[in-house]
RNA sequence: UGUGAAUAUAAAGCGCCAGAGCUCAAGGCUUAACUUAAACAACACUUUGAGCUGACGAGGAUGGGGAGUAUCGAAUCUUCGGCGGGUGCCCCACGGUAUCGCACUACCGUUAACAACUGAUAAAACCAGGAAGUGAUUUCUGAUACAACAUCAGUUUGGUGUUAAAA
Numbered sequence: 001u002g003u004g005a006a007u008a009u010a011a012a013g014c015g016c017c018a019g020a021g022c023u024c025a026a027g028g029c030u031u032a033a034c035u036u037a038a039a040c041a042a043c044a045c046u047u048u049g050a051g052c053u054g055a056c057g058a059g060g061a062u063g064g065g066g067a068g069u070a071u072c073g074a075a076u077c078u079u080c081g082g083c084g085g086g087u088g089c090c091c092c093a094c095g096g097u098a099u100c101g102c103a104c105u106a107c108c109g110u111u112a113a114c115a116a117c118u119g120a121u122a123a124a125a126c127c128a129g130g131a132a133g134u135g136a137u138u139u140c141u142g143a144u145a146c147a148a149c150a151u152c153a154g155u156u157u158g159g160u161g162u163u164a165a166a167a
Stems, first nucleotide, its partner, number of pairs: 014084004019080001020053009056073003062093005094109005101162004115156006127142006
């Protein structure tokens, strides 16, 4: 240094990088200008090696199974492309609500109808500085805004059948 095993830590715009782009180093190739007896040799192109970039927050978990490009907006939009994962989706079970109970039905998921109205709530970015690195780039501080069909709070708002009670 590599491989195997064990243990611990670490996550959901989360993890990784072989396409793509960019940086550095060592070469190759071509030849402009200047000089010259000759050479050297820029730009461009290309090979190898080592690196850098590759999602800004809001929001999201009853259990089991299944499929599989799975919410919302912001941005100077490579936040492109690829792989893996994933709180989303479908089915079943369980549970909650629909003015006692039970069944069905509908909508939801323990903050447990949809919907409507009102209100509240970002970070990157931009600007100004610091640190690391040859560089691409990374990271920190200050000041300081602006979202959404998301979330939270409040108000309004509701089935069928059956039995009993009450009015």

This is a predicted structure of a 167-nucleotide RNA (glmS glucosamine-6-phosphate activated ribozyme aptamer) from Clostridium autoethanogenum. RNAcentral holds the sequence, with entries from Ribocentre. The model forms 88% of the base pairs in the Rfam consensus. Its mean pLDDT, the model's own confidence on a scale to 100, is 77. The source organism's lineage runs through Bacteria, Bacillati, Bacillota, Clostridiaceae and Clostridium. Rfam family: glmS glucosamine-6-phosphate activated ribozyme aptamer. It is annotated as a riboswitch.